RNA sequence: GGGCUCAUAGUUCAACGGAUAGAACGACAGUUUCCUAAACUGUAAAUCCGGGUUCGAUUCCCAGUGGGCCUA
Numbered sequence: 001g002g003g004c005u006c007a008u009a010g011u012u013c014a015a016c017g018g019a020u021a022g023a024a025c026g027a028c029a030g031u032u033u034c035c036u037a038a039a040c041u042g043u044a045a046a047u048c049c050g051g052g053u054u055c056g057a058u059u060c061c062c063a064g065u066g067g068g069c070c071u072a
Base pairs, nucleotide, nucleotide: 001071002070003069004068005067006066007065010025011024012023013022018055027043028042029041030040031039048064050062051061052060
């Protein structure tokens, strides 16, 4: 240089082109307890960046950035 692949809550992962983007763990608050832990209830938290297609894009297309793999 060429090719393939991945990028979504703090973390690990979901999401036929159409739901308020969801779950687990974690965080915070509350209940309980003498205190802590556990348990239960609640709250906050994310689509890598820019464009395109579409009535509608996390999803499809283009270019970029970053990670991984293959190849010269």
This is a predicted structure of a 72-nucleotide RNA (transfer RNA) from Tidjanibacter sp.
The source organism's lineage runs through Bacteria, Pseudomonadati, Bacteroidota, Bacteroidales and Tidjanibacter.
Its Rfam family is "tRNA". By type it is a transfer RNA. Rfam links the family to the GO term triplet codon-amino acid adaptor activity. From the family's description: Transfer RNA (tRNA) molecules are approximately 80 nucleotides in length.
Model confidence (mean pLDDT): 81 of 100.
It was read from a public genome assembly.